[in-house]
C1' cells in the first nucleotide's frame, strides 16, 4: 500500500427490504421445610456518519475497530 471477510443485548448466535428472533444471563414470581431443578413473567441490542426507499439490521458510499492474504 492493494486485496477480502467480519462488527446484532452482559455472552453467544440467527435475521430474503416488511413487528429485530433464539439460548445463556440478569431481576421477579409459582413449587419447596431450605436450596437446587423445573414452569411462568419481566428485562437490555443491530460500530460511527450520510444516500437510496413509501419503509434499511439487510442495498450504496466514506469512516472506525478486529481478522486473513499478497507484496
Nucleotide at each position: 500500500a492493494g486485496g477480502c471477510u467480519c462488527a446484532u443485548g452482559a455472552u453467544g448466535u440467527a435475521g430474503u427490504g416488511g413487528u429485530a428472533g433464539c439460548a445463556u444471563g440478569a431481576g421477579g414470581g409459582u413449587c419447596u421445610c431450605c436450596a437446587a431443578a423445573a414452569c411462568c413473567c419481566u428485562u437490555c441490542g443491530c460500530c460511527u456518519a450520510g444516500g437510496u426507499u413509501c419503509g434499511a439490521g439487510u442495498c450504496c458510499u466514506a469512516g472506525u475497530g478486529a481478522g486473513c492474504c499478497u507484496g